[in-house]
RNA sequence: UAAUUGCUUCAGGGUCAGGUGAAAUUCCUUCCCGGCGGUUACACCCCGCGCGUCGAAAGACAUGAACGAGUGAAAUUCUCGUGGCGACAGUACAGGCUGGAUGAAAGAAGUAUAUA
Repeated sequence: UAAUUGCUUCAGGGUCAGGUGAAAUUCCUUCCCGGCGGUUACACCCCGCGCGUCGAAAGACAUGAACGAGUGAAAUUCUCGUGGCGACAGUACAGGCUGGAUGAAAGAAGUAUAUA
């Protein structure tokens, strides 16, 4: 330094303001948010993973959304413009409230052992 195994820690953000109504942080106007790895260059909407459901397990099933212009060697990732999307349960219909969840987990970091 590399790989293997074990252990430890960490690992998600957001409703300001107004309207209708008996009742809505759920409807309407508006405001706000964007996990992890990869990708010639930085990604909510390019590729994949996690998150969900079932199962004793292996595993199976399910799984949202973008275009145009510019710069550049290179960007659906940057800049400008205009759009779109967001599990389940509860509740006046929820990405933002409450709950399962002091949970689980993609993965990140550290540490120990043995090997090369």
Source information
This is a predicted structure of a 116-nucleotide RNA (FMN riboswitch aptamer (RFN element)). The sequence was found by an Rfam model in a public genome assembly.